[in-house]
Context: one part of a larger RNA
RNA sequence: CUCGGGUAAAGGAACUAGGCAAAAUAGUGCCGUAACUUAGGGAGAAGGCACACUAAUAUUAGGUGAUAGAAUUUUCUUCUUUAGCUGAAAUUAGUCUAAGAUAAAUGCUGGCUGCAACUGUUUAUUAAAAACACAGCACUGUGCAAACACGAAAGUGGAAGUAUACGGUGUGAUGCCUGCCCGGUGCCGGAAGGUUAAUAAAGAAGGUUAGAAUUUAUUUUCGAAGCUUUUAAUUGAAGCCCCGGUAAACGGCGGCCGUAACUAUAACGGUCCUAAGGUAGCGAAAUUCCUUGUCGGGUAAGUUCCGACCUGCACGAAUGGCAUAAUGAUGGCCAGACUGUCUCUACCCGAGACUCA
Numbered sequence: 001c002u003c004g005g006g007u008a009a010a011g012g013a014a015c016u017a018g019g020c021a022a023a024a025u026a027g028u029g030c031c032g033u034a035a036c037u038u039a040g041g042g043a044g045a046a047g048g049c050a051c052a053c054u055a056a057u058a059u060u061a062g063g064u065g066a067u068a069g070a071a072u073u074u075u076c077u078u079c080u081u082u083a084g085c086u087g088a089a090a091u092u093a094g095u096c097u098a099a100g101a102u103a104a105a106u107g108c109u110g111g112c113u114g115c116a117a118c119u120g121u122u123u124a125u126u127a128a129a130a131a132c133a134c135a136g137c138a139c140u141g142u143g144c145a146a147a148c149a150c151g152a153a154a155g156u157g158g159a160a161g162u163a164u165a166c167g168g169u170g171u172g173a174u175g176c177c178u179g180c181c182c183g184g185u186g187c188c189g190g191a192a193g194g195u196u197a198a199u200a201a202a203g204a205a206g207g208u209u210a211g212a213a214u215u216u217a218u219u220u221u222c223g224a225a226g227c228u229u230u231u232a233a234u235u236g237a238a239g240c241c242c243c244g245g246u247a248a249a250c251g252g253c254g255g256c257c258g259u260a261a262c263u264a265u266a267a268c269g270g271u272c273c274u275a276a277g278g279u280a281g282c283g284a285a286a287u288u289c290c291u292u293g294u295c296g297g298g299u300a301a302g303u304u305c306c307g308a309c310c311u312g313c314a315c316g317a318a319u320g321g322c323a324u325a326a327u328g329a330u331g332g333c334c335a336g337a338c339u340g341u342c343u344c345u346a347c348c349c350g351a352g353a354c355u356c357a
């Protein structure tokens, strides 16, 4: 010096990113217990008192209940009596210690606030959380050989279930609520018109040639049917265009200018644009850049914290909004108690390290 323990004057968080670590609290009985609340809780709230041993009350209360007696529905059972055994808790008096829950084991407590309702789940091996899940809520699909999923298929799950069921999606207890926009994208419905594939195909054109005509001959010209090549009017569904609906579907939810008898502000007016221009509630917030915004509270002093204001760079309503008792190895702040965290270190007991053998 390191590791594991112990003690410490005065102070008591001044330490530090942060009370990290340590200290402290602690048991049983009784008394007593606030705000708030979903009336269950909160609560072991908080905060107090008692506690050892000896004796007496005392043959204690209570438990067990031999024996004996009695009754009866007479080998069952019931009642009375009490011996013995067992046995808390309390009161009073006394005794001893620095200390009586004497050891071990054994909650620290309170206040404000964010987030998530809760118990639960998770990154085996740096993250336990505000993330996931959840009951509840909503939308949507599915009529059973169900939708959907796995599988070339057979088949299986769904389900030995049947819309109070099952699948998918979002939100996430509860309370109060959930505004406006269907122009875009999606989904659902519609079918008049436009567009439109394979297919079918009138007609037209070409090739081939039985044959006909022609030439002395080689040839040349024409050419039916059939077969065939090309072209093609016309035929032709869904889809798309089109017409409606739908936002707890994906999503979106404005500028500029003027105006009141101090000033300031603008209930009010004008104008442009839009599918519609953000309602309730909340707001420097897990969201606020400027910003340590401004005011108030707490401190002698507070970039954090709490309460307000609203100028919301860039909150906002199931991508849920706001509130919320209880819960939390959850985030932030404050107070009491407590302490070697610190002022400021010291000493002690062990184990190492180091030297020698």
Base pairs, nucleotide, nucleotide: 001352002351003350004349005348006347007346008345010343011342014341019338027051028050029049030048031047036041038173052095053094054093055092056091057090062086063085064084068080069079070078071077096100108336109335110334111333112332113331114330115328116327120132121131136171137170138169139168140167141166142165148157149156150155174323175322176321177320179253180252181251184250185249186246187245188244189243190242193241194240195239200234203231204230205229206228207227208226211222212221213220254272255271256270257269258268281315282312293309294308295307296306297305
Molecule: large-subunit ribosomal RNA, domain IV
Organism: Candidatus Stammera capleta